[in-house]
Context: one part of a larger RNA
Molecule: large-subunit ribosomal RNA, domain II
Organism: Candidatus Omnitrophota bacterium
RNA sequence: ACCUGCGAGUUAAUGAAUGCAGCAAGGUUAAUCCACAGUUAGUGGAGGAGCCGUAGCGAAAGCGAGUCUUAAUAGGGCGAUUAGUUGCAUUUAUUAGACCCGAAGCCAAGUGAUCUAACCAUGGCCAGAGUGAACCCUCCGUAACAGGAGGGGGAGGCUCGAACUGAUUGAUGUUGCAAAAUCAUCGGAUGAGUUGUGGUUAGGGGUGAAAGGCUAAUCUAACUUGGUGAUAGCUGGUUCUCCUCGAAAUAGCUUUAGGGCUAGCCUCGUAAUUUAAAUUUUGGUGGUAGAGCACUGGAUAGAUUAGCGGUCCUAACCCGAUUCGCAAACCUAACCAAACUCCGAAUGCCAUUACGUACAUUACGGGAGUCAGAAAGUGGGGGCUAAGCUCCAUUUUCAAAAGGGAAACAGCCCAGAUCAUCAGCUAAGGUCCUUAAAUAUAGACUAAGUGGUAAAGGAUGUGAAAUUACUCAGACAGCCAGGAAGUUGGCUUAGAAGCAGCCACCCUUUAAAGAGUGCGUAACAGCUCACUGGUCAAGUGAUUUUGCGCCUAAAAUAUCCGGGGCUCAAGUCUAUUACCGAAGCUAUGGAUUUAUAUGGUAUUCGUACCGUAUGAGUGGUAGAGGAGCGUUCUGUUGUAGGCUGAAGGAUGACCGAAAGGACAUCUGGACGAAACAGAAGUGAUGAUGCAGGU
Numbered sequence: 001a002c003c004u005g006c007g008a009g010u011u012a013a014u015g016a017a018u019g020c021a022g023c024a025a026g027g028u029u030a031a032u033c034c035a036c037a038g039u040u041a042g043u044g045g046a047g048g049a050g051c052c053g054u055a056g057c058g059a060a061a062g063c064g065a066g067u068c069u070u071a072a073u074a075g076g077g078c079g080a081u082u083a084g085u086u087g088c089a090u091u092u093a094u095u096a097g098a099c100c101c102g103a104a105g106c107c108a109a110g111u112g113a114u115c116u117a118a119c120c121a122u123g124g125c126c127a128g129a130g131u132g133a134a135c136c137c138u139c140c141g142u143a144a145c146a147g148g149a150g151g152g153g154g155a156g157g158c159u160c161g162a163a164c165u166g167a168u169u170g171a172u173g174u175u176g177c178a179a180a181a182u183c184a185u186c187g188g189a190u191g192a193g194u195u196g197u198g199g200u201u202a203g204g205g206g207u208g209a210a211a212g213g214c215u216a217a218u219c220u221a222a223c224u225u226g227g228u229g230a231u232a233g234c235u236g237g238u239u240c241u242c243c244u245c246g247a248a249a250u251a252g253c254u255u256u257a258g259g260g261c262u263a264g265c266c267u268c269g270u271a272a273u274u275u276a277a278a279u280u281u282u283g284g285u286g287g288u289a290g291a292g293c294a295c296u297g298g299a300u301a302g303a304u305u306a307g308c309g310g311u312c313c314u315a316a317c318c319c320g321a322u323u324c325g326c327a328a329a330c331c332u333a334a335c336c337a338a339a340c341u342c343c344g345a346a347u348g349c350c351a352u353u354a355c356g357u358a359c360a361u362u363a364c365g366g367g368a369g370u371c372a373g374a375a376a377g378u379g380g381g382g383g384c385u386a387a388g389c390u391c392c393a394u395u396u397u398c399a400a401a402a403g404g405g406a407a408a409c410a411g412c413c414c415a416g417a418u419c420a421u422c423a424g425c426u427a428a429g430g431u432c433c434u435u436a437a438a439u440a441u442a443g444a445c446u447a448a449g450u451g452g453u454a455a456a457g458g459a460u461g462u463g464a465a466a467u468u469a470c471u472c473a474g475a476c477a478g479c480c481a482g483g484a485a486g487u488u489g490g491c492u493u494a495g496a497a498g499c500a501g502c503c504a505c506c507c508u509u510u511a512a513a514g515a516g517u518g519c520g521u522a523a524c525a526g527c528u529c530a531c532u533g534g535u536c537a538a539g540u541g542a543u544u545u546u547g548c549g550c551c552u553a554a555a556a557u558a559u560c561c562g563g564g565g566c567u568c569a570a571g572u573c574u575a576u577u578a579c580c581g582a583a584g585c586u587a588u589g590g591a592u593u594u595a596u597a598u599g600g601u602a603u604u605c606g607u608a609c610c611g612u613a614u615g616a617g618u619g620g621u622a623g624a625g626g627a628g629c630g631u632u633c634u635g636u637u638g639u640a641g642g643c644u645g646a647a648g649g650a651u652g653a654c655c656g657a658a659a660g661g662a663c664a665u666c667u668g669g670a671c672g673a674a675a676c677a678g679a680a681g682u683g684a685u686g687a688u689g690c691a692g693g694u
Base pairs, nucleotide, nucleotide: 001694002693003692004691005690006689011096012095013094014093015092016091017090018089019088020087021086022085023084026052027051028050032046033045034044035043036042056063057062066078067077068076069075099237100236102234106227107226108225109224110223111222117201118200119199120198121197122196123195124194125193126191128160129159130158131156135152136151137150138149139148140147164188165187166186169184170183171182172181203219205215206214207213240628241627242626243625244624245623250263251262252261253260254259264370265369266367267366268365269364270363271362272361274358279354282351283350284349285348290343291341292340296337297336298335300333301332302331307326308325309324310322311321312320373398374397375396376395377394378393379392380391381390382389403414404413405412418590419589420588421587423586424585425584429580430579431578432564433563434562438577440576441575442574443573444572445571451566457551458550461548462547463546464545465544466543467542468541469540470539478535479534480533481532482531484508486506489503490502491501514529518527519526591618592617593616594615595614596613597612598611599610600609601608602607629683631680632679633678634677635676636675641671648667649666650665651664652663654661655660
């Protein structure tokens, strides 16, 4: 891992609601006793104690269809004008282990020192080599000591190094040889050494050269058993089918925030019986969007003017002067505001009129689940007008929704799957091929593969529209020619002659020519432009708005259309007609729920069941409600059936809407239905489930 089996809402008591049954102003027995009997079970009888109800009100005395409050006879509160009670079943609550499995833990009583820690008693063990302390002897030496040399000697938590003991580093090993080893290397090795045997200390205790170490592979409190099914607001799991409806992820409170309680939203029942939503009529409500500046503030320019400052005046101050600076207030013009408003919508909300019969609304009662929400559009707060960000409001979808489209893609677009059909029509989106349907029609644009990523900014890209200037009295571009004189204007300057800079910018001759547009020179010179004539010949220039394009444009496997591929498109814009396209709609047939109408059967007269017609429905998680299937056992009953073959097993093309059920054959070899009732150890792909097998 697979297969098979086992494996989770039970039981009791007490309430509540619903259903059914008995009796009913009453209902009912409990313990206990008696009888029967098929004797752990049960049936019948006795037992009226007790309980609930039939009357309430008041704290009570008490009164009583009333009573309490009160001074009250007022007013008010609670009552009165009748239905209960017992049993069974279902659901639910409480108390119990209370759907099942799961802690780490806490306490008690015991068991452990054959591991290990320390200690006690008694034994054992430490090859070999080295060093050479005290002390002694001899000699030298000294006044005597001291001191020196040699020899003897054999000390030491001394040195090297086996056994022994430890465990420094590395490698291997890591489903190992091994739940700590092996190999190499390394520390100690006469000592605070090591070791055998026996013994002592025990769990908040021991022991500890102290690491929270060790105390039997267990230690920041051992192990075993018990309390014990500890508790678990946590995780996981929770077993057959179909039908009806169908949520929430919010508010308030919470040592509360991943848990609860109440409300909200769901469901079932009873009652009310049109009260609901939507739309419509009419009337209200309000201060948002917008707008505005009348208030509160902000903020710009100008005008005017107090004031303040500067300067002048004065020896100094005051006074005074000032085309200086700042500047309140007022005025003019133009602005800004969530906490501004002289104004002010749409939508909303409230009421109202009409319409409106919907699994509508409201009330009461039974049962829930939900309290982590997500994205998208819109209006906002926070943030960076960042986030697949966060917090509100509002709508939708997902959640709990399949189908079609968006290549793929919970939350986007279309559309809500009762079932069947080799029928039709459409939605979004599409119609060259992939790929169902137009290589459709008409007219434009784009040349960038733009389409098929992006901004400020930039550009004789190109289309459309408009304004304006010049133009056959010849424009624009090109070519030929002119582009002069006073004068080198004045100043400045070393110089300044059109062309460093400052000032002025006149006059003359002219077809025209600036006291000069640019280059150039040290300064001149030189080239050129404006301006003019000729030649040529018909449009030329400027500006604005706008459509589609261009540049700007760098990322890591291989390219930003799904791909192929596409250019009077298969791109973009405008218009038009066809077609394709979904589980949408329609058609035909079937099932089922519900409402209304109606027929029949049964009836305890409450209703139940079987039909028919018409209308509306039938996606669904948590969850509520309803109807069933199957398993084991009990009663009828060991009955029907069964060796001419039961249960069980295998196979099969049968039946039923499903759970499931027949039938046939084979196997099997002795049991055993159906039906109607009853009772449950009643249904498993899941729990790192448990046991066995493979």